[in-house]
Background: Model confidence (mean pLDDT): 75 of 100. A computed fold for a 354-nucleotide RNA from a Lachnospiraceae bacterium, annotated as Bacterial RNase P class A. Taxonomically the source falls in Lachnospiraceae (Bacteria, Bacillati, Clostridia, Lachnospirales). The RNAcentral record of the sequence draws on ENA. Its Rfam family is "Bacterial RNase P class A". It is annotated as a ribozyme. Of the family's consensus pairs, 94% are formed in the model.

RNA sequence: UAAGUGGGACGGACGGUCGCGCGGGAAACCGUGAGGAAAGUCCGGGCUUCGCAGGGCAGGAUGCCGGAUAACGUCCGGUGGAGGUGACUCCAAGGCCAGUGCAACAGAAAUAUACAGCCACGAUUUCGUGGUAAUGGUGGAAAGGCAGUGUAAGAGACUACCGCCCGGCCGGUAACGGCCGGGGCACAUGUAAACCCCAUCCGAAGCAAGACCAAACAGAAGACCAUAGGCUUGCCCGGCCUGUUUUCAGGUAGGUCGCUAAAGACUGUCGGCAACGGCAGUAUCAGAUAGAUGACCGUCCCGGCUCCUUUGCAGGGGCUAUGACAUAACCCGGCUUACAGUCCCGCUUGUUUU
Numbered sequence: 001u002a003a004g005u006g007g008g009a010c011g012g013a014c015g016g017u018c019g020c021g022c023g024g025g026a027a028a029c030c031g032u033g034a035g036g037a038a039a040g041u042c043c044g045g046g047c048u049u050c051g052c053a054g055g056g057c058a059g060g061a062u063g064c065c066g067g068a069u070a071a072c073g074u075c076c077g078g079u080g081g082a083g084g085u086g087a088c089u090c091c092a093a094g095g096c097c098a099g100u101g102c103a104a105c106a107g108a109a110a111u112a113u114a115c116a117g118c119c120a121c122g123a124u125u126u127c128g129u130g131g132u133a134a135u136g137g138u139g140g141a142a143a144g145g146c147a148g149u150g151u152a153a154g155a156g157a158c159u160a161c162c163g164c165c166c167g168g169c170c171g172g173u174a175a176c177g178g179c180c181g182g183g184g185c186a187c188a189u190g191u192a193a194a195c196c197c198c199a200u201c202c203g204a205a206g207c208a209a210g211a212c213c214a215a216a217c218a219g220a221a222g223a224c225c226a227u228a229g230g231c232u233u234g235c236c237c238g239g240c241c242u243g244u245u246u247u248c249a250g251g252u253a254g255g256u257c258g259c260u261a262a263a264g265a266c267u268g269u270c271g272g273c274a275a276c277g278g279c280a281g282u283a284u285c286a287g288a289u290a291g292a293u294g295a296c297c298g299u300c301c302c303g304g305c306u307c308c309u310u311u312g313c314a315g316g317g318g319c320u321a322u323g324a325c326a327u328a329a330c331c332c333g334g335c336u337u338a339c340a341g342u343c344c345c346g347c348u349u350g351u352u353u354u
Base pairs, nucleotide, nucleotide: 001350002349003348004347005346006345007344008343009342010341012300013299014298015297016296017295018294020033021032022031023030024029035325039336040335042334043333044332045331046330047206048205049204050203059202060201061200062199063198064078065077066076067075068074079093080091081090082089083088094197095196099195100194101191102190103189115136116135117132118131119130120129121128122127144162145161147159148158149157163185164183165182166181167180168179169178170177171176210257211256212255213254217250219248220247221246222245223244224243228242229241230240231239232238264285265282266281267280268279269278270277271276303320304319305318306317307316308315309314
């Protein structure tokens, strides 16, 4: 310097005017008021109500090893595999010798087989019988691979190396790795985000959970009134209606609580490779309920266009627009997804110069 790779931080700033939620105040007024994802609601937990002796069925999730944690399908550190020159990235990574299913097309044959080819024999001209998976062709997959010995041609038939299986020793907490020895390799391939098998975990519903107060309105009990009371224009007749009051219980509207101090955040320090944990300190740390956190103006930064100066780097002037993704609703830990633009750090490979 070019290309790349991994990680982190920020997410316009300041001022003025008006306005909104919450808290304080007699009032004036004062204090305070969204995010890295507040999002999707995918996973886990707290909390609440219901259920529940224990166990099982069904259903769902997870699936290498060790650790972290309240818990997890998350995270950290490893192992193995795949990709990349490399930094680094990715993996749902138990079991198809318990059983079942599926494998299009091509190909002679797809779990069983001789199409071509090769070899032998017979016929004899292009045929028949047998041997053969070494060669060709098809396919994602075709009898462990490859080299040799061997043979009529061939073949783990035999030998070396690699692979696979079995056993032992060593290292490691473990996954696993290394070394040594043995087996010629058989059930013959693949597929379990196919059914299924094995192991582990999971009770259900969710703050519109739920608790309390309680107008209205069904209800229960007691007391009182009976030529009684009320309405019908003031009165009478006539007509119509059946109460008044106290207590209790339930309970709608509405209200209060749940509600925000949280396994929380930040700073320092100690332990740990790390995730994370211990200790100390700091801070008046949003709480609405149809849902406040906004609007406008000015200056500046950033962005776009354009002009001038300059060899260039760069500097200056003018105009202009919005400003990314997105807006808490019980809380917390994760995951996933979205994001204009800016800045910082580690590392890799190439080139050049010293």